[in-house]
RNA sequence: UCCACGAAAAGGCAAACCCGCCGCGAGGCGGGGGCGCAAAGCCCACGGAUCUCUACCCGUAGAGGUGGCCGGGUCGCCGAA
Numbered sequence: 001u002c003c004a005c006g007a008a009a010a011g012g013c014a015a016a017c018c019c020g021c022c023g024c025g026a027g028g029c030g031g032g033g034g035c036g037c038a039a040a041g042c043c044c045a046c047g048g049a050u051c052u053c054u055a056c057c058c059g060u061a062g063a064g065g066u067g068g069c070c071g072g073g074u075c076g077c078c079g080a081a
Base pairs, nucleotide, nucleotide: 005079006078012037013036017032018031019030020029021028022027035068041074042073043072046071047070048069049066050065051064052063053062054061055060
């Protein structure tokens, strides 16, 4: 220095819910608030999962949302066993 791993330390993020705004909606943004998180940083290119809207031949198709649902990719703080 790197990989694995996750004790400690310094910090970080921010669930539900409430308020305001945007959206047909799933939901998003800001403030409050903390359920939790070693990537709960980022990515929907790809493969799953799930949710919304529209059409309709009710079988499907199209358009969207969720990365805190995963796989996966990528950058990263610290350094005990």
About this RNA:
This is a predicted structure of an 81-nucleotide RNA (c-di-GMP-I riboswitch aptamer) from an uncultured Rubrobacteraceae bacterium. The model forms 100% of the base pairs in the Rfam consensus. Model confidence (mean pLDDT): 88 of 100.